[in-house]
Context: one part of a larger RNA
RNA sequence: GGAUAAACGCUGGCGGCAUGCCUAACACAUGCUAUUCGAACGGGGUUUAUAUAACAGAACUCUCCGGAGGGAAGUUAUAUAAACCUAGUGGCGGGCGGGUGAGUAACGCGUGGGGAACCUGCCCUGUACCGGGGGACAACAGCCAGAAAUGGCUGCUAAUACCGCAUAACCCUGCACUGCCGCAUGGCGGUGCAGGGAAAACUCCGGUGGUACAGGAUGGCCCCGCGUCUGAUUAGCUUGUUGGCGGGGUAACGGCCCACCAAGGCAACGAUCAGUAGCCGGCUUGAGAGAGCGGACGGCCACAUUGGGACUGAGACACGGCCCAGACUCCUGCGGGAGGCAGCAGUGGGGAAUAUUGCACAAUGGGGGGAACCCUGAUGCAGCAAUGCCGCGUGGGUGAAGAAGUACUCCGGUAUGUAAAGCCCUAUCAGCAGGGAAGAAAAUGACGGUACCUGACUAAGAAGCCCCGGCUAACUACGUGCCAGCAGCCGCGGUAAUACGUAGGGGGCGAGCGUUAUCC
Numbered sequence: 001g002g003a004u005a006a007a008c009g010c011u012g013g014c015g016g017c018a019u020g021c022c023u024a025a026c027a028c029a030u031g032c033u034a035u036u037c038g039a040a041c042g043g044g045g046u047u048u049a050u051a052u053a054a055c056a057g058a059a060c061u062c063u064c065c066g067g068a069g070g071g072a073a074g075u076u077a078u079a080u081a082a083a084c085c086u087a088g089u090g091g092c093g094g095g096c097g098g099g100u101g102a103g104u105a106a107c108g109c110g111u112g113g114g115g116a117a118c119c120u121g122c123c124c125u126g127u128a129c130c131g132g133g134g135g136a137c138a139a140c141a142g143c144c145a146g147a148a149a150u151g152g153c154u155g156c157u158a159a160u161a162c163c164g165c166a167u168a169a170c171c172c173u174g175c176a177c178u179g180c181c182g183c184a185u186g187g188c189g190g191u192g193c194a195g196g197g198a199a200a201a202c203u204c205c206g207g208u209g210g211u212a213c214a215g216g217a218u219g220g221c222c223c224c225g226c227g228u229c230u231g232a233u234u235a236g237c238u239u240g241u242u243g244g245c246g247g248g249g250u251a252a253c254g255g256c257c258c259a260c261c262a263a264g265g266c267a268a269c270g271a272u273c274a275g276u277a278g279c280c281g282g283c284u285u286g287a288g289a290g291a292g293c294g295g296a297c298g299g300c301c302a303c304a305u306u307g308g309g310a311c312u313g314a315g316a317c318a319c320g321g322c323c324c325a326g327a328c329u330c331c332u333g334c335g336g337g338a339g340g341c342a343g344c345a346g347u348g349g350g351g352a353a354u355a356u357u358g359c360a361c362a363a364u365g366g367g368g369g370g371a372a373c374c375c376u377g378a379u380g381c382a383g384c385a386a387u388g389c390c391g392c393g394u395g396g397g398u399g400a401a402g403a404a405g406u407a408c409u410c411c412g413g414u415a416u417g418u419a420a421a422g423c424c425c426u427a428u429c430a431g432c433a434g435g436g437a438a439g440a441a442a443a444u445g446a447c448g449g450u451a452c453c454u455g456a457c458u459a460a461g462a463a464g465c466c467c468c469g470g471c472u473a474a475c476u477a478c479g480u481g482c483c484a485g486c487a488g489c490c491g492c493g494g495u496a497a498u499a500c501g502u503a504g505g506g507g508g509c510g511a512g513c514g515u516u517a518u519c520c
Stems, first nucleotide, its partner, number of pairs: 001520004006516005013392006019385002021350001026348003030345003036091002040089002043086013060069003099303003108228008118220002123216008131165001133163002140155006170197012201208002229275003236266003241263004246258003278300004282293004305326005328339004356382001358381003364378001365376004395425004405416004429461001432455004439447001464509005469490003475504005485492002
């Protein structure tokens, strides 16, 4: 000198764009953050229409005034139809998106390869098929237990839920034969035999779906070379350890796991141990080489109160799923239950220190749905903070009696100083009034009466901070008297201190200026 997710002191006008718990991966009140589909299904509810039945009886008619006929509105029930809502069964989605950086020195990450050892819901292309049955379980009803959370028994019922059967193009497994090829294990095929393996329908008639197989796309999994901090005041480490054979398991290779056999494997080119740490694109600095860092944004990884486990599923060993154990918190009728903000806000605590319990799904994107649409603290916006960067303003011209005041003075004057006042202008920003978007495609705008435009109006509402001994731009007076104090280094201060304190003057930067911390 430059830089920062900064903090502190003094000061503080506006706008744009960014950024904002670096500490306790500490504990969390409250609200919201993942639902959706009635075009899969049986119920339930509301409304409307029609029909039937019952109740009820208006207008009107007759009347001997006692009544009789007449049948509208209305109410209830049942049936049918339509619309809407929905607890439950079922489907898809809750493995995305969002957070954090604890752990991890590792194929975790980066980079370059490989899989003749693999999987892939939704999507795209192609081929073939969608026939016929069955038994349940929720909801519901009844009863019971419990304070609650919730649960039990009996009975009824539907489906794109579940289970057989048929079909077998196709696929899998085993055996036998065989063609072509390769890179060692082998790869791609063909034939025969045996065994095994599917499905679901809905519809508003337009479609939407289901099953099997092949290919694609996308996403994922695994393996390998190289690279990836410090310590030898850590020198030996290892027994599923290293390899083989056989098996199990997996989507798949593999000590991944197991039985048996062998005794290996790693290490001074640093094993093991210990410390520290998420990695990268990048960022900062530097002429570069390098050094330091990894906050925001993007990619990958890991984690979700701590530890362990699996279930479901195309995909998890699953932040807002399940089970067990631990710690903690809460409810309780003491028998038993409930919970997990490292999602968005917010609270306490810690800390030098870091924001609103805001608006909207209008846009972009995501989930569900045929759609309408619903959901979305993702996201878009707004709020707070000079935290940073950038831009703008706090006025311009004229004005010498060089006014007053103040400071200094050799008492003549000098400085502040065209500075002020005065006169003449201008209106950026802010304020006032009017108009008023793009962002949206037919409709739909949170932002927002915002940006922006126009008009009127007044110099009014808008300057501080640090420094002045040398380094280092900028000097005098008074006070103090090795005191009080200053200080980055050298060093100032003990009676004329340009170094302390104040004043006048000056220098630097400017909505900032200094200090501290850290890095180059």
Predicted 3D model of a 520-nucleotide part of an RNA (small-subunit ribosomal RNA, 5' domain) from an uncultured bacterium.
The full RNA is in RNAcentral, with records from ENA and SILVA.